[in-house]
Molecule: Bacterial RNase P class A
Organism: Rhodoluna sp.
RNA sequence: UGGGUCGGCAAGACGAUCGCGACAGCAAUGUCGAGGAACGUCCGGGCUCCAAAGAGCAUGACGGUGGCUAACGGCCACCCGGGGCAACCCGCGAGAUAGUGCAACAGAAAGUAAACCGCCGCUUUGCGGUAAGGGUGAAACGGUGGUGUAAGAGACUACCAGCGCAGGAUGUGAGUCUUGCGGCUAUGUAAACCUCGUCUGGAGCAAGGUCAGAUAGAAAUCUUUAGAGCUGCUCGCUCUGGAUUUCGGGUAGACCGCUUGAGGACAUCGGCAACGGUGUCACUAGAUAGAUGAUCGUCACCUAGAAAUAGGCACAGAACCCGGCGUAUCAGCCGGCCCAUCCA
Repeated sequence: UGGGUCGGCAAGACGAUCGCGACAGCAAUGUCGAGGAACGUCCGGGCUCCAAAGAGCAUGACGGUGGCUAACGGCCACCCGGGGCAACCCGCGAGAUAGUGCAACAGAAAGUAAACCGCCGCUUUGCGGUAAGGGUGAAACGGUGGUGUAAGAGACUACCAGCGCAGGAUGUGAGUCUUGCGGCUAUGUAAACCUCGUCUGGAGCAAGGUCAGAUAGAAAUCUUUAGAGCUGCUCGCUCUGGAUUUCGGGUAGACCGCUUGAGGACAUCGGCAACGGUGUCACUAGAUAGAUGAUCGUCACCUAGAAAUAGGCACAGAACCCGGCGUAUCAGCCGGCCCAUCCA
């Protein structure tokens, strides 16, 4: 200098005039007022209710090990496998010796496997032996060298690969390295069914409460010691009624929930890290036909231009709150690491 890879910040600023919402104030007036995703509603919780207290099954989710967290299907570190020269990236990562299923076509044959071509022998238009060579295929009774044989073959042997058994070292662990024995060598697939392990009630702020005000209840059917509730089922527990339909009438208001929180900023300590501890500082929307805006001026950034100047400035918008994940995004800024080339 070029290319690559990983991460962080950011999302305009100031002033004036007018306007809007909350809080404080008698008033004048003062203070504050939409994000990194507020979007998606995909997960997890806090909180509320199902009167109170449970157990089991089902259902659903997850799936290498260890850690973080309120929790998670999240995050961090590591292991194994794959991709990449590398930095780094990816993984529906438990079990195929519990069982079932599937592997098209091609090929002789794809699991009690099989003999097309080939090789060898014989009593030769056939019979027997063989699986070393060739062919088909994603995959064909493990590979290479040798012994042996009529020709061959783990038939035997040396080395190797896989698998099984028994150890040693190391690591918290998943694992990694290594020694010996065994001739055992019929694969793959569970984001196929399945098995194993861990977790798992339901509904949701339109949850749920308080106050005020008003009214008017009537009838029918089924069931009534069986029903109802615990929002999938069973048991169990509690209550004594429950379900449906028709006709008629009143109310739709105010307040709470509603913002001080598993929170934020800075510093410091521990930890590889995620993150945690300690201290200091500050309180930063709470609307409800739903506010957070409009205009003007100056500057910032980007593009073009010698300049004057012209143009551009994204995605988007709180509604109970929080932690994650996914998606959208204009102009930019900063840094770590890897590779190549060049210079000193």